This is a predicted structure of a 543-nucleotide part of an RNA (large-subunit ribosomal RNA, domain I) from a Muribaculaceae bacterium.

Context: one part of a larger RNA
RNA sequence: GGCACAUGAAGGAUGCCUAGGCUCUCGAAGGCGAAGAAGGACGUGACAAGCUGCGAUAAGCCGCGCGGAGGGGCAAAUACCCAUUGAUGCGCGGAUUUCCGAAUGGGGCAACCCGGCGGAAGCGAUUCCGUCACCGCACAGAGUGCGGAGCGAACCCGGUGAACUGAAACAUCUCAGUAGCCGGAGGAAAAGAAAACAAAAGUGAUUGCGCAAGUAGUGGCGAGCGAACGCGCAGGAGCCCAAACCCGCGGUGUGGCAACGCACCUGCGGGGGUUGUAGGACCGUCAACAAAGGAGUGAUGAAAGAUAGGGGAACCUUCUGGAAAGGAGGGCCGGAGCGGGUGAAAGCCCCGUACCCGAAAUCGGCAGUCACUUCGAGACGGCACCUGAGUAGCGCGGAACACGAGAAAUUCAGCGUGAACCAGCGGGGACCAUCCCGUAAGGCUAAAUACUUCCGAGAGACCGAUAGCGAACCAGUACCGUGAGGGAAAGGUGAAAAGAACCUCGAACAGAGGAGUGAAAGAGACCCUGAAAUCAUGUGCCU
Numbered sequence: 001g002g003c004a005c006a007u008g009a010a011g012g013a014u015g016c017c018u019a020g021g022c023u024c025u026c027g028a029a030g031g032c033g034a035a036g037a038a039g040g041a042c043g044u045g046a047c048a049a050g051c052u053g054c055g056a057u058a059a060g061c062c063g064c065g066c067g068g069a070g071g072g073g074c075a076a077a078u079a080c081c082c083a084u085u086g087a088u089g090c091g092c093g094g095a096u097u098u099c100c101g102a103a104u105g106g107g108g109c110a111a112c113c114c115g116g117c118g119g120a121a122g123c124g125a126u127u128c129c130g131u132c133a134c135c136g137c138a139c140a141g142a143g144u145g146c147g148g149a150g151c152g153a154a155c156c157c158g159g160u161g162a163a164c165u166g167a168a169a170c171a172u173c174u175c176a177g178u179a180g181c182c183g184g185a186g187g188a189a190a191a192g193a194a195a196a197c198a199a200a201a202g203u204g205a206u207u208g209c210g211c212a213a214g215u216a217g218u219g220g221c222g223a224g225c226g227a228a229c230g231c232g233c234a235g236g237a238g239c240c241c242a243a244a245c246c247c248g249c250g251g252u253g254u255g256g257c258a259a260c261g262c263a264c265c266u267g268c269g270g271g272g273g274u275u276g277u278a279g280g281a282c283c284g285u286c287a288a289c290a291a292a293g294g295a296g297u298g299a300u301g302a303a304a305g306a307u308a309g310g311g312g313a314a315c316c317u318u319c320u321g322g323a324a325a326g327g328a329g330g331g332c333c334g335g336a337g338c339g340g341g342u343g344a345a346a347g348c349c350c351c352g353u354a355c356c357c358g359a360a361a362u363c364g365g366c367a368g369u370c371a372c373u374u375c376g377a378g379a380c381g382g383c384a385c386c387u388g389a390g391u392a393g394c395g396c397g398g399a400a401c402a403c404g405a406g407a408a409a410u411u412c413a414g415c416g417u418g419a420a421c422c423a424g425c426g427g428g429g430a431c432c433a434u435c436c437c438g439u440a441a442g443g444c445u446a447a448a449u450a451c452u453u454c455c456g457a458g459a460g461a462c463c464g465a466u467a468g469c470g471a472a473c474c475a476g477u478a479c480c481g482u483g484a485g486g487g488a489a490a491g492g493u494g495a496a497a498a499g500a501a502c503c504u505c506g507a508a509c510a511g512a513g514g515a516g517u518g519a520a521a522g523a524g525a526c527c528c529u530g531a532a533a534u535c536a537u538g539u540g541c542c543u
Stems, first nucleotide, its partner, number of pairs: 001542009015528001016492002020463002022460006029452002031151002039100003042055003046078001050074002061094006070082003105114003115132007134148006155186001156184005166173001170220001196203002207234005217225002238444003241388001245271005250265006276422001278387003282382005293375008305363003309357003315330005331348002333337001339351003393417004398412003403429001424439005479486002499527001502514004
C1' cells in the first nucleotide's frame, strides 16, 4: 500500500407518517367602493421582535342570542387580573375605525407638506370639529339633487389585432380573428319572436347538447378549413313603439284692436294603433258596455332554508405488554358498523354519525293579500289615409358568412349613387319566369347555456416532502435585478417533556463520562427509520 471482515464516523436515500396540495361533484353565492373599497403604512400587549387580531374606545367597546367552567391568541414562564351577579368562546346586530390608497381642498418622492370657509376652546401663539376635487344628467339661474370614477379569478359582448408555427422552403393560405392591448356589462352575457327555413309535404323566436358529418362544399383543389336542411333531446313566452286619425300645449308666419281663425314646424304631451289567411286609421251598419282569468310593477310578506347551537343507543373481565382498542371469555346497541381520536388494531372510552329538535337578531323567500297598469275587448261593408329613406338596391374597394371573387346568392360597415310606397316590397345560392315563404330599413324579453376569486358539504384505481400549488415550515418570504421581473431552501424526540436534578473531567454557558427519566436515550433536542458515496480504528491475508 492492496483486499477482506468487524466496529464506528459522516451522510440523509429508503420505509412509514401528514399538518399541505391536485382534480372533480353537489349546494350556496356571484360582487366590493365617495356612508371612502381592494391593498397597504404606522400604531396597539404589564414585559412584546415576528405572526394573528384590532384602531388613539386600538389581542379590543356595547346590545341580543347560544353556551356553562374555566379564561387573559400563536406561546412557555413571571407578575397581575377576569369568571355561576355566567367570564373566555361562538353567532347576529351596532359603536369606534389614525394615515396612505379611486383619494377627491391644493401639493407631493404613497402613508408626508401647505391651505380657504364656518364653528368650538384658549388672553394668545395655537389646537380641535365640520366642509371645500373633477365629470355627466335633471331643474330657469346662483346653486341643489342624483349618478359616475377605483378594485376583482374566470366566464360574456364589442373595438383593435400579431408572430413563431404548418405548408417538410415560401408569398395566397395556415397558426387565428388566437395571444396581446382597449372599452363595456351581468350573475350570467350574447341572441331572440321571421322581409326565417323549406319544397308541392310542411315547420313555426332564440339558446345549448346528440346525430346528420369529417358529409356537402371550400382550398397555391396544397397544407388545411369545414357547414346546413332534417331528426332526437334540454328549455319554452311572448311583447312594446313609430305612422294614419283625434285632443291639448308651444313656436313661427299671416289676418284681426282683441277674442280668435288659417298655414307651417327638428315641435312637445295625451288618446289611438302594432300586422302578412295582411293589419290599422277614417266612414256606415250590427253587436257589446265587461266578467272569469292571465301578465307586469310597487308595497306588505308567512313557511322552508342559511348564519351560533341542543338531544342522541350500547362493555365488562382476564392474559401479554410501558400502554389494550390486540388474544381469550361472557354481553349489549344499531334509523347510528361514515370518519377521527384515545399509550398497538374500539359499533358500545371520547368527539361524532343515523335520526330528531332549535333563533332574540340578520339574510332569505314559491305563495298569499293590497294598490295600480295592461291584456281579455268584436263582426261586416265602404274608402284607399298609414304601415320605419339618404333607407333598400346598385358601383368601387374591403369584411363576415364552412364558401380564398368564384357562376357567388346572403350579411356588415366606408366612399359614391340612389328606388318603390300594398295593384307595394324582400327572399327561395348568378340571372329570368311560374309558384311558394315572408313583411326590412324602431325597441324589449325569462329558461335551457358559460365560468368559479370566495363560502359550505363531499369524493378520488390523485401526490405524499427532489412528489403534490412556487409555497405542508411566518413564501411570493429570504435572496437576485436600476427596473419590468426572477425566485428558493427548509416537515417528523417521545404515549406523555417525564427535555436529563446532582456528581466528575474540562478555562467553559463547549464537549464528554456517570447518575436519573423513559418501553426504548444505539429516541438527547444536529433528536423516527438511518441505504450509498467518503473517512477512521482494529484484526486477518498478500506485497
Rfam family: Bacterial large subunit ribosomal RNA. Its family is annotated with ribosome and structural constituent of ribosome in the Gene Ontology. The full RNA is in RNAcentral, with records from ENA. Taxonomically the source falls in Muribaculaceae (Bacteria, Pseudomonadati, Bacteroidia, Bacteroidales).